[in-house]
RNA sequence: CGAGUCGGCUGGGCGGCCGCGUGCCGGCCCUUCGUCAGGAGGUGACCGGUCCGAGGAACGUCCGGACUCCACAGGGCAGGGUGCUGGGUAACGCCCAGUCGGGGUGACCCGCAGGAAAGUGCCACAGAAAACAGACCGCCUCGGCCCGGCUCCGGCCGGCCGGGGUAAGGGUGAAACGGUGCGGUAAGAGCGCACCAGCGCCCGGGGUGACCCGGGCGGCUCGGCAAACCCCACCCGGAGCAAGGCCAAGUUUGGGGAGGACGGCCCGUCCAUAUCCCCGGGUAGGCCGCUGGAGCCGGCGGGCAACCGCCGGCCGAGAGGGAUGGCCGCCCAGGGCGCGUCAGCGCCCGGACAGAAUCCGGCGUACAGGCCGGCUCGCCAC
RNA sequence: GGUCCUGUGGUGCAGUUUGGAGUGCACACCGCCCUGUCAAGGCGGAGGCCGCGGGUUCAAAUCCCGUCAGGACCG
Numbered sequence: 001c002g003a004g005u006c007g008g009c010u011g012g013g014c015g016g017c018c019g020c021g022u023g024c025c026g027g028c029c030c031u032u033c034g035u036c037a038g039g040a041g042g043u044g045a046c047c048g049g050u051c052c053g054a055g056g057a058a059c060g061u062c063c064g065g066a067c068u069c070c071a072c073a074g075g076g077c078a079g080g081g082u083g084c085u086g087g088g089u090a091a092c093g094c095c096c097a098g099u100c101g102g103g104g105u106g107a108c109c110c111g112c113a114g115g116a117a118a119g120u121g122c123c124a125c126a127g128a129a130a131a132c133a134g135a136c137c138g139c140c141u142c143g144g145c146c147c148g149g150c151u152c153c154g155g156c157c158g159g160c161c162g163g164g165g166u167a168a169g170g171g172u173g174a175a176a177c178g179g180u181g182c183g184g185u186a187a188g189a190g191c192g193c194a195c196c197a198g199c200g201c202c203c204g205g206g207g208u209g210a211c212c213c214g215g216g217c218g219g220c221u222c223g224g225c226a227a228a229c230c231c232c233a234c235c236c237g238g239a240g241c242a243a244g245g246c247c248a249a250g251u252u253u254g255g256g257g258a259g260g261a262c263g264g265c266c267c268g269u270c271c272a273u274a275u276c277c278c279c280g281g282g283u284a285g286g287c288c289g290c291u292g293g294a295g296c297c298g299g300c301g302g303g304c305a306a307c308c309g310c311c312g313g314c315c316g317a318g319a320g321g322g323a324u325g326g327c328c329g330c331c332c333a334g335g336g337c338g339c340g341u342c343a344g345c346g347c348c349c350g351g352a353c354a355g356a357a358u359c360c361g362g363c364g365u366a367c368a369g370g371c372c373g374g375c376u377c378g379c380c381a382c
Numbered sequence: 383g384g385u386c387c388u389g390u391g392g393u394g395c396a397g398u399u400u401g402g403a404g405u406g407c408a409c410a411c412c413g414c415c416c417u418g419u420c421a422a423g424g425c426g427g428a429g430g431c432c433g434c435g436g437g438u439u440c441a442a443a444u445c446c447c448g449u450c451a452g453g454a455c456c457g
Stems, first nucleotide, its partner, number of pairs: 001378010012331007020053002023050005028044001029042005055353001059364002062362005067240004074267004079236005084098005099113001100111004114231002119229002121225003136170002138166008147158004178196006197221002199218008244288004254279005259271003295314008332351001334349006383456007392409005402440001411427005433449005
């Protein structure tokens, strides 16, 4: 310099004008007390001021929790989820560190990564055969023939039929019941042996563990699929802020049905004439929950890390027809055009994705660009 | 706030459950025949990344994960 890989940060800045929303203060207005100075309270589609006012994803709603109600959420079945090991966490399907497997020259990346020797099921087409193996062609052997050829008449070679032994070779397939070699045999075969691969058992060492390293024994050679059913281990009660509670107003206390909480089922527990369900009638108002929290920033300490502990500081939206916007100037990046004495100058365009609604922790997805750092490979120079 | 369904030639569907050659139906399109011409009819043909990206598997429209778009339902 080129190519690549991983991680972190940022998500325009400053100023002016106008506008929007909650809270607070003042005014205006209303009510009330009053010794007529004023005090207290309330309210708002009003006026002025002041503080604050979207995000890294506020998004998707894919997981996990907090909170609230229903039993203090209890037992079983059903159902669902997770699935290497150790740790982190309130919890998780998340994160960190490792193990194993795969990819890459490498940095590094990817993995829903338990069990197929518990059972069931599937493996199209091709092929003889696709899972308790089996045998189409082939190889070998035995018997028969009124078969053929040769003959030195002892037989030899071949054909047909039948019985048997094999799995070397052939071809099919994604996959064919270990591979190579030597021995062995009628032909063959782990039938025997050597090496290699796998599996199982045992021993020694390392590691918390997954697992790794080394050695020995057994011819044991056993297909794949569980992101097929299933088995094993662990986890999960249900609903959701329109949860739930309080107040006010209004209407009905009318009809029908049922024990209810318990919303998959059973058991069990509790409550009992209130409650629940359907239809009919009425009301469509206010307040709480509502934002200070597994919070943010800084320092120190522990830990490889995720993360945790201690100390100090800070407050950063809370609507309910639902606010957070617009214009101008300069700057900061970016793109285009023109001029040019190749240093620059002028003009134009132009800032993505997206927007809170009970709140957190994750994951995933979208995103104009910009900044910083670690590492790898190749080439060149010293 | 909660739940579910759909996506396959130009159009509308079936195929997904139980993976096996991207297969089929109707309309549309193209060529030829028929007709004086057109339609209808007959014969032949073309056209598909199965919404997208990964994964499992020998093999994926089908199974799994993520995502996008459209639609429906409940409180």